This is a predicted structure of an 87-nucleotide RNA (Glycine riboswitch aptamer). The coordinates come from a structure-prediction model, not an experiment, and the mean pLDDT is 77. It was read from a public genome assembly, where an Rfam model found it.
[in-house]
This record gives sequence, structure tokens and C1' cells, in this order.
RNA sequence: GAGGUGGCUCCGGAGAAGCUCAUUUGAGUGCCGAAGGUGCAAGGCGCGAUGCGCCGAAUCUCUCAGGCAAAAGGACGGAGCAGACAA
Repeated sequence: GAGGUGGCUCCGGAGAAGCUCAUUUGAGUGCCGAAGGUGCAAGGCGCGAUGCGCCGAAUCUCUCAGGCAAAAGGACGGAGCAGACAA
């Protein structure tokens, strides 16, 4: 010096019962995946080795959490700001 991660602000941003019972706020049915979390392919590593174990990504998967009018939230994308190499 560049790039990247993270922080803050603004803009865009999907899906799914404004369900049922009871009315404190709880219980139940159906459903959704894009906060977070689970699982793993290639590949890598280890071993007492022809198989075992470990590591291992996603908008995939599960639906634990969360959600199913609007608002809020929202992965991800864009713009800007500050700042240092860690939270």
C1' cells in the first nucleotide's frame, strides 16, 4: 500500500392458518425457512489400516430455536462512514 473479516448508517430484500380453544396469557392443529443452530459431499488428517475415527460448505438438509396481516425481524446484495487486525 492492496485485499479480506468484523462494526455503524442508509437502500433493496422471500416463504408460510390475521387458524382453533380458552382469554391471565396458556394449550392445540396445519404450515414456512432467509436470524441463530443440526447434518454432510469433494477433499484433508490420524490410526493398531483394505476399513474406522476426526476435520470439513451452501440459499442444500432438519425444523431445536424462530416465524406464518401490518410493523418489527430477516440470509443475502448495493452504497457510505469510522477504525484497526481483534471484538